The RNA shown here (Glycine riboswitch aptamer) has 84 nucleotides and comes from Rhodalgimonas zhirmunskyi. Taxonomically the source falls in Rhodalgimonas (Bacteria, Pseudomonadati, Alphaproteobacteria, Rhodobacterales).
RNA sequence: UCGCCGGAAUCGGGAGAACCACGCAAGUGGUGCCGAAGGAGCAACCGCCCCGGAAACUCUCAGGCCCAAGGACCGACCCGGCAA
Numbered sequence: 001u002c003g004c005c006g007g008a009a010u011c012g013g014g015a016g017a018a019c020c021a022c023g024c025a026a027g028u029g030g031u032g033c034c035g036a037a038g039g040a041g042c043a044a045c046c047g048c049c050c051c052g053g054a055a056a057c058u059c060u061c062a063g064g065c066c067c068a069a070g071g072a073c074c075g076a077c078c079c080g081g082c083a084a
Stems, first nucleotide, its partner, number of pairs: 001084001003082005010076004018031005032065003038061001039059003045053003
């Protein structure tokens, strides 16, 4: 220096899903819907194989369904480790 792995913050990108009624508005109620915060379940698979770890799959408790906010994940940056 390049590559790989891990890790917070910051920056950039970032999907999906409704209608009705009431209400000046914010909102409230009813039914329906979405999955990419979180949570839970099964399990491919993996491991040190007793037992554990496990998804973008599944469920929607939570959250969301103008915008905003949030947002898994990806990239950049930074730090550490490994390899050449």